The prediction has a mean pLDDT of 82. Predicted 3D model of a 93-nucleotide RNA (c-di-GMP-I-GGC riboswitch aptamer) from Virgibacillus sp. YIM 98842. Taxonomically the source falls in Virgibacillus (Bacteria, Bacillota, Caryophanales, Bacillaceae). The model forms 95% of the base pairs in the Rfam consensus.
[in-house]
RNA sequence: GUAGAAAAAGGCAAACUAUCCGAAAGGGUAGGACGCAAAGUUAAGGGUCUAAGGUGCAUUGUAUAUGGCAUUAUGAUCGCCUGGCUGCCAAAA
Numbered sequence: 001g002u003a004g005a006a007a008a009a010g011g012c013a014a015a016c017u018a019u020c021c022g023a024a025a026g027g028g029u030a031g032g033a034c035g036c037a038a039a040g041u042u043a044a045g046g047g048u049c050u051a052a053g054g055u056g057c058a059u060u061g062u063a064u065a066u067g068g069c070a071u072u073a074u075g076a077u078c079g080c081c082u083g084g085c086u087g088c089c090a091a092a093a
Base pairs, nucleotide, nucleotide: 004089011036012035016031017030018029019028020027021026034079040085041084042083044082045081046080047077048076049075053072054071055070056069057068
């Protein structure tokens, strides 16, 4: 010094369960471990998910009403990929 071999000190925590927040996607907390060498952080590019609100269409048929379909992120996801920032341990070559 790192292309992650081995080891150690440790770290994080999927599904699921309870509870809370949210229209939803999803998120917080507690339990719980499938996994993770950046599963630390950032929603910046792509992807994916949602559609409250908006827009359009159709319908009802006159009510400042109700619901349907399509579309839309300003919502969500960094444990989907890429990039930015930061960082523990540690050999051989």